[in-house]
Context: one part of a larger RNA
RNA sequence: GGAUGACCUCUAGCGGCAGGCUUAACACAUGCAAGUCGAGGGGCAGCAUGUCCAGCAAUGGAUGAUGGCGACCGGCGGAAGGGUGCGUAACGCGUGAGCAACAUGCCCUAUACAGGGAGAUACACCAGGGAAACUUGGUCUAAUAUCCCAUAGCAUUCAUUGAAGGCAUCUUUAAUGAAUUAAAGCUUCGGUGGUAUAGGAUUGGCUCGCGUGACAUUAGCCAGAUGGUGAGGUAACGGCUCACCAUAGCAAUGAUGGCUAGGGGGUCUGAGAGGAUGGUCCCCCACACUGGUACUGAGACACGGACCAGACUCCUACGGGAGGCAGCAGUGAGGAAUAUUGGUCAAUGGGCGGAAGCCUGAACCAGCCAUGCCGCGUGCAGGAUGACGGCCCUACGGGUUGUAAACUGCUUUUGCGCGGGAAGAAUAACCCCCUCGUGAGGGGGGAUGCCGGUACCGCGCGAAUAAGGAUCGGCUAACUCCGUGCCAGCAGCCGCGGUAAUACGGAGGAUCCGAGCGUUAUCC
Numbered sequence: 001g002g003a004u005g006a007c008c009u010c011u012a013g014c015g016g017c018a019g020g021c022u023u024a025a026c027a028c029a030u031g032c033a034a035g036u037c038g039a040g041g042g043g044c045a046g047c048a049u050g051u052c053c054a055g056c057a058a059u060g061g062a063u064g065a066u067g068g069c070g071a072c073c074g075g076c077g078g079a080a081g082g083g084u085g086c087g088u089a090a091c092g093c094g095u096g097a098g099c100a101a102c103a104u105g106c107c108c109u110a111u112a113c114a115g116g117g118a119g120a121u122a123c124a125c126c127a128g129g130g131a132a133a134c135u136u137g138g139u140c141u142a143a144u145a146u147c148c149c150a151u152a153g154c155a156u157u158c159a160u161u162g163a164a165g166g167c168a169u170c171u172u173u174a175a176u177g178a179a180u181u182a183a184a185g186c187u188u189c190g191g192u193g194g195u196a197u198a199g200g201a202u203u204g205g206c207u208c209g210c211g212u213g214a215c216a217u218u219a220g221c222c223a224g225a226u227g228g229u230g231a232g233g234u235a236a237c238g239g240c241u242c243a244c245c246a247u248a249g250c251a252a253u254g255a256u257g258g259c260u261a262g263g264g265g266g267u268c269u270g271a272g273a274g275g276a277u278g279g280u281c282c283c284c285c286a287c288a289c290u291g292g293u294a295c296u297g298a299g300a301c302a303c304g305g306a307c308c309a310g311a312c313u314c315c316u317a318c319g320g321g322a323g324g325c326a327g328c329a330g331u332g333a334g335g336a337a338u339a340u341u342g343g344u345c346a347a348u349g350g351g352c353g354g355a356a357g358c359c360u361g362a363a364c365c366a367g368c369c370a371u372g373c374c375g376c377g378u379g380c381a382g383g384a385u386g387a388c389g390g391c392c393c394u395a396c397g398g399g400u401u402g403u404a405a406a407c408u409g410c411u412u413u414u415g416c417g418c419g420g421g422a423a424g425a426a427u428a429a430c431c432c433c434c435u436c437g438u439g440a441g442g443g444g445g446g447a448u449g450c451c452g453g454u455a456c457c458g459c460g461c462g463a464a465u466a467a468g469g470a471u472c473g474g475c476u477a478a479c480u481c482c483g484u485g486c487c488a489g490c491a492g493c494c495g496c497g498g499u500a501a502u503a504c505g506g507a508g509g510a511u512c513c514g515a516g517c518g519u520u521a522u523c524c
Stems, first nucleotide, its partner, number of pairs: 001524004006520001008518001010516001013376006019369002021334001026332003030329003035076003040073002043069002047067003050063005083287003092212008102204002107200007115149004124139006155180011185192002213259001215257001220250002225247008262284004266277004289310005312323004340366001342365003348362001349360004379410004389401005415461006424451001430445007468513005473494003479508005489496002
């Protein structure tokens, strides 16, 4: 000098864009953050409509008949999105390869198929238990829930024969035979969904080469340890696990151990080499009160699922229960220090749905903070008798503050008032037309804006609403007077101060930056 997720002192007019718990992965009140589908099903608590009954009326009652729909069965989604950096020195990450050792819901392409039957169960109803959380028994019923039979091969497994290929274990392919496994309906009749197989796409799993802190004041480490055979297990290879056998394997090219740390793209600095760093954004990993375990599922060993153990907090009728903000806000605590218990699903994206739509603290916006970067303003021109005042001097006079002020003219960014006023919206449903030809493509029309009456534009008014901070001995741009007298104090280093201090304190003046300035901390 540059830089910062900054802090602190003094000061502060505005806008745009960005950023905002670096500390206690400390504890959390409250609200919200994952639902959706009635075009799968039985139904009908509540609401509305219709109808019926009673009543003069108000009103009350009945009725799944209709719109729709709480709870329930079922499907899909809750493995994404969002948060954090505890752990991890590791195939965790980065980069380049491999899988002849693998999986892949939704999506796309292609082929084939969907025949028949059965038994349950939730809800509801009845009867209980419990303070509650919740729960037990009985009766009844449905399905795209569950099960059985049939059908099937380009599917799987096994056997036999042949062919081709490869770096090896082997792989591919043809034929024959045997065995095994499917399905679901709904419909407005347009469709949509179901089953099997093959391929694609996407996403993941595994393996390997190389790279990836510091300590030798850590020198030896290791029994599933290293390898083999066989078996089990897995989507898959493998000591992944197990039985048996062998005794290997790693290490001064640093094993093992303890310490520290998420990694990368990047960021800061530097001429570069390098050094430092990994906040915001993107990719990968790990974690979800602490530890462990599996279930379901295409996918989890699952942040807002389950079970067990532990610590903590809460409720309790003392028998027993409930909870997990490292989601968004917010609270306490810690700290030098870090924001609103805001708005909207309008856009982008996600889930479900045929759609309308519903949900979405993702996202988009707004609020707070000079935290940073950038931009704008606080006027412009003229104006000397160089006014008054201040300060200084060689003091009846000069110098300086200083064109600075006053005064004259001008302008209106900004401000205030009034008026106009966006882009961000593409189109969905639906309607019309055209093309192919029967569900797709194109064209036209067609609701919807949180921000926001905001940005922006126009008119009017009036210099009006707007400047500070640090420094002035040398380094280092900028000097005099007064006070003080090794005192009070300053200080980054050298050093100033003991009676003429350009170094302390004040004043005048000057210098440097400027809505900031300076200190502190850290890195180069």

Source information:
Small-subunit ribosomal RNA, 5' domain from an uncultured bacterium, 524 nucleotides, folded computationally. Rfam family: Bacterial small subunit ribosomal RNA. The full RNA is in RNAcentral, with records from Greengenes. Its mean pLDDT, the model's own confidence on a scale to 100, is 84.